A computed fold for a 253-nucleotide part of an RNA from a Limnochordia bacterium, annotated as large-subunit ribosomal RNA, domain VI. The coordinates come from a structure-prediction model, not an experiment, and the mean pLDDT is 80. The sequence was found in a public genome assembly. NCBI's taxonomy places the organism under Bacteria, Bacillati, Bacillota, Limnochordia. It matches the Rfam family "Bacterial large subunit ribosomal RNA". Its family is annotated with structural constituent of ribosome and ribosome in the Gene Ontology.
[in-house]
Context: one part of a larger RNA
RNA sequence: AUGUUGAUGUCUGAGAGGAAGGACCUCUUAGUACGAGAGGAACGGGGGUUCGGCGCCUCUGGUUUACCGGUCAUCCAACAGGGUGUUCGCCGGGCAGCUACGCGCUAACUGAUAAGCGCUGAAAGCAUCUAAGUGCGAAGCAGACCUCGAAAAGAGACAUCAGAGCAUCCAUAGAAGAUGGGUUUGAUAGGACCGGUGUGUACGUGUCGAGCUUCGGCGAGGCAUUCAGCAUGCGGUUACUAACGCUCUAAAU
Numbered sequence: 001a002u003g004u005u006g007a008u009g010u011c012u013g014a015g016a017g018g019a020a021g022g023a024c025c026u027c028u029u030a031g032u033a034c035g036a037g038a039g040g041a042a043c044g045g046g047g048g049u050u051c052g053g054c055g056c057c058u059c060u061g062g063u064u065u066a067c068c069g070g071u072c073a074u075c076c077a078a079c080a081g082g083g084u085g086u087u088c089g090c091c092g093g094g095c096a097g098c099u100a101c102g103c104g105c106u107a108a109c110u111g112a113u114a115a116g117c118g119c120u121g122a123a124a125g126c127a128u129c130u131a132a133g134u135g136c137g138a139a140g141c142a143g144a145c146c147u148c149g150a151a152a153a154g155a156g157a158c159a160u161c162a163g164a165g166c167a168u169c170c171a172u173a174g175a176a177g178a179u180g181g182g183u184u185u186g187a188u189a190g191g192a193c194c195g196g197u198g199u200g201u202a203c204g205u206g207u208c209g210a211g212c213u214u215c216g217g218c219g220a221g222g223c224a225u226u227c228a229g230c231a232u233g234c235g236g237u238u239a240c241u242a243a244c245g246c247u248c249u250a251a252a253u
Base pairs, nucleotide, nucleotide: 006161007160008159009158010157011156015148016147017146018145021051022050023049024048025047026046027045028044034039052106053105054104055103056102060100061099062098063097067093068092069091070090071089072085073084074083075082076081095233109143110142111141116136117135118134119133163248164247165246166245167183168182169181170180171179188242189241190240191238192237193236194235195234196232197231198230199229204225205224206223207222208221211218212217
């Protein structure tokens, strides 16, 4: 996507998949049962560790070629602002996202059985778990648990009802389809503003200034303006921008 002879929603569950759990330690049971003593359990219960499985990003760590800062060489004459240096020049940080080294969860039980152990019991006056009958018994099997599952052709059930598709703005979705949200009766995306977050105090100006000086000046850097400036895949507010429109519609598309 088709089909199941309208659409939507909620189910049933034939069937399919999973290993979703495994092991160990410790406390208790208990210095008990047992045993002359020496020694010395178990069923059950509590806690934990580790491996595996599933999920998540609050914390911790990693990454973060969005971003901020420092710095070297060179180019745009210089300042400012930038380009190039591995498709990050190097270095110091780093939100969201993605992640593990981080965090959360990861049962009891039931049924039918195997080997085995039995009960009753003949054939075969005895005996015998078996021949009729009947009971127990495993991390295994089937359920329980999780996921999918009306194309299950025996193609299901129930409820409600008029809308559906294209196009368009998008993302909690994504290879394409699909899925989910919005489309002015609107906060869907962008923008703007506010907040949060990251970096770490911008340019310019004022002032101080090691030193150099042809005495005119030049001057790395410090301080103030300034928790600044810049940035923002986040949150909120706000219609400023873009969501214009088109087709089918009673059994079809």